This is a predicted structure of a 98-nucleotide RNA (Glycine riboswitch aptamer) from Ferrimonas senticii DSM 18821. It matches the Rfam family "Glycine riboswitch aptamer". Gene Ontology term of the family: glycine biosynthetic process. Taxonomically the source falls in Ferrimonas senticii (Bacteria, Pseudomonadati, Pseudomonadota, Alteromonadales).
RNA sequence: ACGAGCCUCUGGAGAGUUCCAUUGACUUGGACGCCGAAGGCGCAAGCGUAGCCAAUCGUGGCCGCGUGAAACGCUCAGGCAAAAGGACAGAGAGUAGA
Numbered sequence: 001a002c003g004a005g006c007c008u009c010u011g012g013a014g015a016g017u018u019c020c021a022u023u024g025a026c027u028u029g030g031a032c033g034c035c036g037a038a039g040g041c042g043c044a045a046g047c048g049u050a051g052c053c054a055a056u057c058g059u060g061g062c063c064g065c066g067u068g069a070a071a072c073g074c075u076c077a078g079g080c081a082a083a084a085g086g087a088c089a090g091a092g093a094g095u096a097g098a
Base pairs, nucleotide, nucleotide: 002097007092008091009090010089011088016032018031019030020029021028033080034079035078039076040074041073042072046067047066048065049064051062052061053060054059
């Protein structure tokens, strides 16, 4: 010099300011409709492996199990005016570390 995570700053989408009752309240409860970018959950090829079959003895086919990513899917959680939050990105500082 580099430097994960953490910290600071900046940017940061989507979807009903829906209806009923209630509250001092953008409170609480219910109903229906939605969103995906906190978090969470799921898996393709490939790779590994058991069994069976075929062998031209290089291996191949079928099937089960394991592993296996996301900004893909699910929508549990969360969210659907603003605020807050927000994956991710940029900048700063910089610990562990090699």